[in-house]
């Protein structure tokens, strides 16, 4: 310089043909113990960025940015 391929809560991940973004760990709060911890219930916070298609975009389409691969 050229391809490819990922980017989603603090982490690791899921999201069918485009139709309420879950889910585990964490963290914060009760329950329960003398105290803790384990177990349970609650709540906690996410789509890499800017544009476009759409009634509706984590999903599609175009620039970029970051990260790996692979060609020269």
């Nucleotide at each position: 310089a050229g391809g490819c391929c990922u980017g989603u809560g603090g982490u690791g991940a899921a999201a069918u043909u485009g139709g309420u973004a879950u889910c585990a760990c964490g963290g914060c709060g009760g329950u329960c113990u003398c105290c803790a911890a384990a177990a349970c219930c609650g709540c906690u916070a996410u789509u890499c960025u800017g544009g476009g298609u759409u009634c509706g975009a984590g999903u599609c389409c175009c620039a970029g940015c970051a990260g790996g691969c692979c060609u020269g």
Predicted 3D model of a 72-nucleotide RNA (transfer RNA) from candidate division WWE3 bacterium RIFCSPLOWO2_01_FULL_39_13. Its Rfam family is "tRNA". Rfam links the family to the GO term triplet codon-amino acid adaptor activity. NCBI's taxonomy places the organism under Bacteria, Bacteria candidate phyla, candidate division WWE3.